[in-house]
Context: one part of a larger RNA
RNA sequence: GGCCAUAGGUGGAUGCCUUGGCUGGUAGAGGCGAUGAAGGACGUAUUAGGCUGCGAAAAGCCUCGGGGAGCUGCCAAAGAGCUUUGAUCCGGGGAUUUCCGAAUGGGGCAACCCAGCAUGGAGCGAUUCAUGUUACUCCUUAGGGAGAGCGAACUCAGGGAAGUGAAACAUCUCAGUACCUGAAGGAAGAGAAAUCAAACGAGAUUCCCAUAGUAGCGGCGAGCGAAAUGGGAUUAGGACAAACCUGGCACUUGUGCUGGGGGUUGCGGACUGCGAUAUGUAGCUGUAAAGAUAGACGAACAAGCUGGAAAGCUUGGCCAUAGCGAGUGAUAGCCUCGUAGUCGAAAUCUGAUCAGCGCUAGCAGGAUCCAGAGUAGGUCGGGACACGUGUUAUCUUGACUGAAGCUGGGGGGACCACCCUCCAAUCCUAAAUACUACUACCAGACCGAUAGUGAACCAGUACCGUGAGGGAAAGGUGAAAAGAACCGCGGUGAGCGGAGUGAAAUAGAACCUGAAACCUAUGGCUU
Numbered sequence: 001g002g003c004c005a006u007a008g009g010u011g012g013a014u015g016c017c018u019u020g021g022c023u024g025g026u027a028g029a030g031g032c033g034a035u036g037a038a039g040g041a042c043g044u045a046u047u048a049g050g051c052u053g054c055g056a057a058a059a060g061c062c063u064c065g066g067g068g069a070g071c072u073g074c075c076a077a078a079g080a081g082c083u084u085u086g087a088u089c090c091g092g093g094g095a096u097u098u099c100c101g102a103a104u105g106g107g108g109c110a111a112c113c114c115a116g117c118a119u120g121g122a123g124c125g126a127u128u129c130a131u132g133u134u135a136c137u138c139c140u141u142a143g144g145g146a147g148a149g150c151g152a153a154c155u156c157a158g159g160g161a162a163g164u165g166a167a168a169c170a171u172c173u174c175a176g177u178a179c180c181u182g183a184a185g186g187a188a189g190a191g192a193a194a195u196c197a198a199a200c201g202a203g204a205u206u207c208c209c210a211u212a213g214u215a216g217c218g219g220c221g222a223g224c225g226a227a228a229u230g231g232g233a234u235u236a237g238g239a240c241a242a243a244c245c246u247g248g249c250a251c252u253u254g255u256g257c258u259g260g261g262g263g264u265u266g267c268g269g270a271c272u273g274c275g276a277u278a279u280g281u282a283g284c285u286g287u288a289a290a291g292a293u294a295g296a297c298g299a300a301c302a303a304g305c306u307g308g309a310a311a312g313c314u315u316g317g318c319c320a321u322a323g324c325g326a327g328u329g330a331u332a333g334c335c336u337c338g339u340a341g342u343c344g345a346a347a348u349c350u351g352a353u354c355a356g357c358g359c360u361a362g363c364a365g366g367a368u369c370c371a372g373a374g375u376a377g378g379u380c381g382g383g384a385c386a387c388g389u390g391u392u393a394u395c396u397u398g399a400c401u402g403a404a405g406c407u408g409g410g411g412g413g414a415c416c417a418c419c420c421u422c423c424a425a426u427c428c429u430a431a432a433u434a435c436u437a438c439u440a441c442c443a444g445a446c447c448g449a450u451a452g453u454g455a456a457c458c459a460g461u462a463c464c465g466u467g468a469g470g471g472a473a474a475g476g477u478g479a480a481a482a483g484a485a486c487c488g489c490g491g492u493g494a495g496c497g498g499a500g501u502g503a504a505a506u507a508g509a510a511c512c513u514g515a516a517a518c519c520u521a522u523g524g525c526u527u
Stems, first nucleotide, its partner, number of pairs: 001526009015512001016476002020447002022444007029436002031150002039100003042055003046078001049075003061094006070082003105114003115134008136147004154185001155183005165172001169219001195202002206233005216224002237428003240372001244261008266406001268370003271365004280359002283357004290350004295343003301316005317334002319323001325337003377401008387413001408423005463470002483511001486498004
């Protein structure tokens, strides 16, 4: 020096655990804000710091309920107190709620500075204090009212890429995606045929399945990619404009504006005649049952043995509309909390239903009148349609044009005829559908501390960066602190030896288990 064995150190793998995550389900809720939000600054306790709560009325105040013996939030004690005259705690309603922040009296380097006006107070006075009020835009009946800002995704709209693919690249693709902006709702958007269909017919919209990777489109490359129809989910249809009647106002005296009635369809309405008071209701107001926001009752076990401890084992019982689950010194239906089941609200909210208000119908005739115009359509240039201009219909529109008017008009994929079908140029409309920041409950052949969220722990923290931004590490004594009184060595140390606690201290706080690398001691073998 090497190897082996033993005893240790170091180290923190592994096992076990879980307060935290992840994914989903079922319900709820789907908003908050000038009555000042979201988010913060600074304060606030017997308190030096942090977290939590709260706001100069400051870990809280009032009130109405619940509840019934302890309590004064946590790190974290101590001290001083509160409480059966019902505290702490839980729920409903209310009060208070500094300063900044849309921030809104003016300013400003957020949490600061400086004002005007009204009212009241102090001071001889200069001055000062308190309360209220004073931004802007729009509307207005001129009194006042509304808006703004924030928020996870979902929705609609206005803008709108590139990496990429095409094995290069330009049309094309990625993709109307990402991203930016605006607006809204609990959903949004769409929606009651100028729709499809095909010689038969259907009957608003939305979503799902099939049709179908089909028909098509396509440097016919890469790729893109329907619909009819069928089957389901859910179902709901309404209101205006006009003709006509009537009231008011204006004037250029036959027009215009405006209120009410009337009327709403592929053939109808006005008009004329006849007849009727039914039926339904998605709007508004109130509301019984019920539900939400605290809660209450709630069955049934003992002994012996092992052990530090019984829930284990043995023996003998019991309950069960309750043997989901959690805890308790090991594994508990009967110890505790619960669970099944049953019951419960002074107050606030929701609310099927009911009541009231509002709204809501027919038949015949066919002379006259009405039935959405810078619209439909056209030309040029774009865009959307699965459809890249193509033989390209349809929708849309920047420019220029520009009808008919019921003997009317649109469509049926160039175009024409026949035929079929529908009625544009006004508006509203629940449900089926999308999403989950948030609340409650439940579940998992999901993770178990290098995993699972970045974050199980005071984490979007420490730290890094001028900034936008980036972004960690870090869990476990024990059943219970019983956390080691006292003695000794030592520097009035660190640390250690006794003693004591404990089942265990090689569980001693650098604390469960304690692998390997690495280090040491002792012994053996070997060179």